Source information
This is a predicted structure of a 73-nucleotide RNA (transfer RNA) from a Bdellovibrionales bacterium. Its Rfam family is "tRNA". The prediction has a mean pLDDT of 80.

RNA sequence: GGGCCGAUAGCUCAGUCGGUAGAGCAUAUCCCUUUUAAGGAUAGGGUCGAUGGUUCGAGUCCAUCUCGGCUCA
Numbered sequence: 001g002g003g004c005c006g007a008u009a010g011c012u013c014a015g016u017c018g019g020u021a022g023a024g025c026a027u028a029u030c031c032c033u034u035u036u037a038a039g040g041a042u043a044g045g046g047u048c049g050a051u052g053g054u055u056c057g058a059g060u061c062c063a064u065c066u067c068g069g070c071u072c073a
Base pairs, nucleotide, nucleotide: 001072002071003070004069005068006067007066010025011024012023013022019056027043028042029041030040031039049065050064051063052062053061
């Protein structure tokens, strides 16, 4: 230098054919319990790596760039 894969909540990850961003764990509060753990309920937490483009509408499509991994030379 070329090619491929990945980047989404504090962590691990979903998100199909473009149509209001989700789960588990963790955190906070409450219930239950003599207490803890376990169990149950509720809530907070995201400008989806960055910048542009296409579109009525982009996590998703297109371009460039950044970071990480694999591979070829």